This is a predicted structure of a 351-nucleotide part of an RNA (small-subunit ribosomal RNA, central domain) from an uncultured bacterium. RNAcentral holds the full RNA, with entries from Greengenes. Its mean pLDDT, the model's own confidence on a scale to 100, is 89.
Context: one part of a larger RNA
């Protein structure tokens, strides 16, 4: 270096942008760098191997040949394939115009439902809570019920086996600002493509900064139970947080445990957006396309489980990764970060 894997065994970076590189449609022409072919130097002797000879054979030795896979020069030659140059092409990619679905993002305003505090009406002795209970609340008038008011956080039903985002994720109603898919249409550019080592950003909860909020819930922390005890599982209370705004911090069972793009391989059903054809007075139905998102499956893979045109099938391209368990995702060192801690990453030893 060739050889084997990565859904669940050891193995897909949490996600995109996108730098260097790697690979890259199609038709003609030029070059001859790769790449093939000649020739020509060169490839030391000894060994190998082919022929002959010397030791009475053999080993072994003497002679000649061959080989030496390569390197190197050639105004030599070949051009299918790769490079490179030019000239086109429109299937790849994108631009444009029409439609049109959606919790896609960010800021502003609004709105009723609930729980809680407060203030006032009614009204009296219990509420609360559990398995049972107490701790707690309550005659200084609780629970409950009416009226008003305050403030916060979250937005029932609509709701789906839906939709939307790269991914983390997105759900009251609208107002403004913006991202991206899709579908017809076929008018424009002409390979502009894919991947992506670093790098940059973005990233659920927790958490930390500094300011602000604070209903409800509830780590810590106290109390009551329960036990053989219960630093817990059930009760009451209850601070960080959970909210906002600015910076952090960057991890997840960040999952489909499934890395991206392309092509290609029977089928059958249910959803979403959309467009055509039939019917229709029209929507529906029905049949056909493209684009999501699900179920069962031909073939085929799979150790099975199961995957199966959203492949884990059958090929190429490019990145990541993985090589017995433990010690270990830890130690040193290095970056980074206020910490908390991230990221890279061992061996002794041990089985």
């Nucleotide at each position: 270096c060739u050889g084997g894997g990565c859904g669940u065994a050891a193995a897909g970076c949490g996600c995109g942008u996108g730098u260097a590189g790697g690979c890259g449609g199609u038709g003609c022409c030029g070059c001859a760098c790769g790449u093939c072919c000649g020739a020509u130097g060169u490839g030391a002797a000894a060994g190998c191997c082919c022929a002959g000879g010397g030791c009475u054979c053999a080993a072994c030795c003497c002679u000649g040949g061959a080989c030496g896979u390569g390197c190197a020069u050639u105004g030599g030659g070949a051009u299918a394939c790769g490079a490179c140059g030019g000239c086109g092409c429109u299937g790849g990619a994108g631009u444009c115009c029409u439609g049109a679905a959606g919790a896609g993002g960010a800021g502003g305003g609004c709105g009723g439902a609930a729980u809680u505090c407060c203030c006032g009406g009614u009204g009296u002795a219990g509420a609360g809570g559990u398995g049972a209970a107490a701790u707690u609340c309550g005659u200084a008038g609780a629970u409950a019920u009416c009226g008003g008011g305050a403030g916060g956080a979250a937005c029932a039903c609509c709701a789906g086996u839906g939709g939307c985002g790269a991914a983390g994720g997105c759900g009251g109603c609208u107002c403004u600002c913006u991202g991206g898919a899709c579908a017809g249409g076929u008018a424009c550019u002409g390979a502009c493509g894919c991947u992506g080592a670093g790098a940059c950003g973005c990233g659920a909860a927790a958490g930390c900064g500094u300011g602000g909020g604070u209903a409800g819930c509830a780590a810590a922390c106290a109390g009551g139970a329960u036990u053989a005890g219960a630093u817990a599982c059930c009760c009451u209370g209850g601070u960080a947080g959970u909210c906002c705004a600015c910076g952090c911090c960057g991890u997840a069972a960040a999952c489909g445990a499934u890395g991206a793009g392309c092509a290609c391989u029977g089928g059958g059903u249910g959803u979403c957006g959309c467009g055509g054809g039939u019917a229709u007075u029209g929507a529906c139905c029905c049949c056909c396309g493209c684009g999501g998102u699900g179920c069962c499956g031909a073939a085929g893979c799979c150790a099975a489980c199961g995957c199966g045109u959203u492949a884990a099938g059958u090929g190429c391209u490019c990145c990541g990764c993985c090589u017995g368990g433990g010690a270990a995702g830890u130690a040193c060192g290095g970056c980074c970060g206020c910490a908390a801690g991230g990221c890279u990453a061992a061996a002794a030893c041990u089985c």